[in-house]
RNA sequence: CCGCGCUAGACGGGGAACUUGCGGUGCCCUGUAACCCGCAAUCCGCAUUAGCGGGGUCGAAUUCCCGUCCUGAGGCCUUCUCCGUGUGGGGCCAGGUCUGGGUAAGCGAUGUUGAGGAUUGGGUCCUGCGCAACGAGAACUUCCGAACCGUGUCAGGUCCUGACGGAAGCAGCACUAAGGAAGACCUCUCGUGUGCCGCAGGGGUGCCUGAUCUGAGUCGGUUGCUCAGGAGCCGCCCGGGCGGAAAGGUCGAAGGCGGGUGCGCGG
Numbered sequence: 001c002c003g004c005g006c007u008a009g010a011c012g013g014g015g016a017a018c019u020u021g022c023g024g025u026g027c028c029c030u031g032u033a034a035c036c037c038g039c040a041a042u043c044c045g046c047a048u049u050a051g052c053g054g055g056g057u058c059g060a061a062u063u064c065c066c067g068u069c070c071u072g073a074g075g076c077c078u079u080c081u082c083c084g085u086g087u088g089g090g091g092c093c094a095g096g097u098c099u100g101g102g103u104a105a106g107c108g109a110u111g112u113u114g115a116g117g118a119u120u121g122g123g124u125c126c127u128g129c130g131c132a133a134c135g136a137g138a139a140c141u142u143c144c145g146a147a148c149c150g151u152g153u154c155a156g157g158u159c160c161u162g163a164c165g166g167a168a169g170c171a172g173c174a175c176u177a178a179g180g181a182a183g184a185c186c187u188c189u190c191g192u193g194u195g196c197c198g199c200a201g202g203g204g205u206g207c208c209u210g211a212u213c214u215g216a217g218u219c220g221g222u223u224g225c226u227c228a229g230g231a232g233c234c235g236c237c238c239g240g241g242c243g244g245a246a247a248g249g250u251c252g253a254a255g256g257c258g259g260g261u262g263c264g265c266g267g
Stems, first nucleotide, its partner, number of pairs: 001267006009058003012030004020047005035055005064260004069256002074251006081245005087239004093235001095234002098229008107220004116214009125202006131195002133192006140183005150175004158167003
C1' cells in the first nucleotide's frame, strides 16, 4: 500500500417554552436523506457518562471525531431610535377649523339728481266708534190671490109678514188677508280679512314716505391683524397596544476549510 472480517461510532440538528438540570413527545426553523416499533404535557424517562426498552442498516471513511477559523437559514431578548396603525387621557394646549364683533387693504355696487346721522309728522300694525260699498232681510209700490170658516154689493132663489115692508145670504163682481211674483229712488235691520273715508286711543321691532339741519360716505363678500366664545374634527402633549425597519446582544442548523483517528488475519 492492497484484500477480508470486526469494533469504537453513526443513523439528524437547532430555537423558544417547560425543568433544579438534561433529553423526548408537542410548537417553530433548517433539510429532503433525516431507520422501525412501544412510552409520554393535568407529562414520559433520566442525573453532568443526563431519554428508557426492543429490533435493523452502515462502519474507519467524501459518511466518524475536534476546531480559539470562514460563511450563515432561522429563533429569542433589549432599545429615552424611526415609521405605520388604531386606542385612553388632556382645552389652564399662546395652534388651525367654526361663530360673533372691531380694524386695515384692495374689489364690486351705490352716493352732491344728497350716503349716513339727528329731530319731527304720517302710513303700514292693534282696539273702539262712525260712514260708505256689497250681500241678505224687512218696510214700500204694482200685479196675482179666498167654494165655505174676510168685507162691500148682493141677480136668482129661501125665510118672516094679510099687505106695506124686512131678514139671512149662495153664485157673480169689486176690494183685500195669509201667501206668491216683479221693481228700483227713498227708509229700517243684520253681517263682512269691501274701503282707509272720518275721529280717538294704543303701539313702535321691521318697512315705506314727507319736512328741517348737517355734509361724504354706506353696503356686500374676500384676505390680513386683533378681541370674545362653542365644540373637541385636524394638529399638539402624556400613556400604553399591535406590526415593520434599524442597532446591539444571545443561541445557532446546513455548507466550506483545516486537523485527527482503532483491532485482527493474509499478501
About this RNA:
A computed fold for a 267-nucleotide RNA from Polycladomyces subterraneus, annotated as Bacterial large signal recognition particle RNA. The gene name in the source record is ffs. Its mean pLDDT, the model's own confidence on a scale to 100, is 75. Rfam family: Bacterial large signal recognition particle RNA. The family's RNA type in Rfam is non-coding RNA gene.